[in-house]
RNA sequence: CCAUCAUCCAGAGCGGCUGAGGGACGGGCCCGACGACGCCGCGGCAACCAGCUCCGCCCUGCACGGUGCAGGGCGACCAGGUGCCAAUGCCCGACCGAUGAGGA
Numbered sequence: 001c002c003a004u005c006a007u008c009c010a011g012a013g014c015g016g017c018u019g020a021g022g023g024a025c026g027g028g029c030c031c032g033a034c035g036a037c038g039c040c041g042c043g044g045c046a047a048c049c050a051g052c053u054c055c056g057c058c059c060u061g062c063a064c065g066g067u068g069c070a071g072g073g074c075g076a077c078c079a080g081g082u083g084c085c086a087a088u089g090c091c092c093g094a095c096c097g098a099u100g101a102g103g104a
Base pairs, nucleotide, nucleotide: 002103004101005100006099007098008097013042014041015040016039017038021031022030023029025093026092027091028090043085044084045083047082048081049080051078053076055075056074057073058072059071060070061069062068089096
């Protein structure tokens, strides 16, 4: 960079630096010198992937005669890699965008 699959009405702060635009694009409508956007530090949220505890429940099988073992699923807990922390992806439109996973 390309395609595929899935998701995008919930959730999530404080400080420092900088200094004028920003919300991808068009039209709206919003945010912004009461400092937006961006960067950094600490913190947080929980969508995907990889796990942890062998904690609860369910199913199946084996043993057994009251419980145990194994496998699978769901949930909870802890928590890594990305991601995210204005507004339903802000609304509509478009051959649209973003994130994650496995690929080429």

Predicted 3D model of a 104-nucleotide RNA (SAM riboswitch aptamer (S box leader)) from an Actinomycetes bacterium. The organism belongs to Actinomycetes, within Bacteria. Its Rfam family is "SAM riboswitch aptamer (S box leader)". About the family: The SAM riboswitch is found upstream of a number of genes which code for proteins involved in methionine or cysteine biosynthesis in Gram-positive bacteria. The sequence was found by an Rfam model in a public genome assembly.